[in-house]
Context: one part of a larger RNA
Molecule: large-subunit ribosomal RNA, domain VI
Organism: alkali sediment metagenome
């Protein structure tokens, strides 16, 4: 821009893409078959391997915004307590998120037309013959079936719902026309965010509000803070103290910020 008014929501599926894997074991059954050795068809069941998709409850990893230990040095006047730098200084743990080596799921079943092949009926050719007329069976393959995208499928589809108004002035051939002002559904926008994301788009929210931050409570993690008191010559230890601190997690709470504004056109 188009899809012959403008919008919102839900869809159909022409067409396209993806996927389609395979092994072992058990029962049927040591049965049928076979002198024996050996050893099924069929039907049913159970475990794997590879691949693919999703997820983070558990097992682990990461986790330079959390906690603790510790070395050197500089600084906060000193002690004590802290801060900076040294690969996050090094080390031990670890929330959310992300993640695999972890967990869950998938390729199931059915149908149609067939290939090789196996048949029925059957002449040409009094017989025979699956074929010449006619009719069946038959594959991991083909078409469906499964999942995803999909009406720019220009043949541009379908359904539901919403909106298409008011007012003042001028002119008029009284049908209407023009101008000014306001203005619909809806959209942008603004603000904030993660489940989305390079941007865009998408999701949620915009005071009739929990969208984000803050605050409060909880959880989780770390592992018993500082100060004080006590013991010890001291290093240090004990009590107060399962303390103190705590990111991204959960719940609550309007304290802060979601203010304000624009587009949309009179047309079937």
């Nucleotide at each position: 821009c188009g899809u012959a008014g403008g919008a919102a929501u839900c869809u159909u599926g022409a067409g396209g893409a993806a996927a389609u894997g395979u092994u072992u074991c058990c029962c049927u059954a040591g049965u049928a078959c076979g002198a024996g050795a050996g050893g099924a068809u069929u039907g049913g069941g159970a475990a794997g391997c590879a691949c693919u998709g999703a997820c983070c409850g558990a097992u682990g990893g990461u986790g330079u915004a959390c906690c603790g230990g510790u070395u050197g040095u500089c600084c906060c006047g000193c002690u004590a307590g802290g801060g900076g730098c040294a690969c996050c200084g090094c080390c031990g743990g670890g929330u959310a998120g992300c993640u695999a080596u972890g967990u869950c799921a998938g390729g199931a079943a059915a149908g149609g037309a067939u290939a090789a092949c196996c048949g029925c009926u059957g002449a040409a050719a009094g017989c025979a013959u699956c074929u010449a007329a006619g009719c069946g069976g038959g594959a991991a393959g083909c078409c469906c079936a499964u999942u995803c995208c999909a009406a720019g499928a220009u043949a541009a589809g379908g359904a539901u719902u919403c909106c298409u108004u008011g007012u003042a002035g001028u002119c008029u051939u009284c049908g209407g026309a023009c101008u000014g002002c306001a203005g619909a559904a809806g959209a942008g926008c603004c603000c904030u965010g993660a489940u989305a994301g390079a941007c865009u788009a998408u999701c949620a929210g915009g005071u009739u509000g929990a969208u984000a931050g803050g605050c409060c409570g909880g959880g989780u993690g770390u592992g018993u803070a500082a100060g004080g008191c006590g013991a010890g010559a001291a290093a240090u230890c004990g009590c107060u103290u399962c303390a103190g601190c705590u990111a991204a997690c959960c719940g609550g709470u309007a304290c802060u910020a979601a203010c304000g504004c624009u587009c949309g056109a009179u047309u079937a």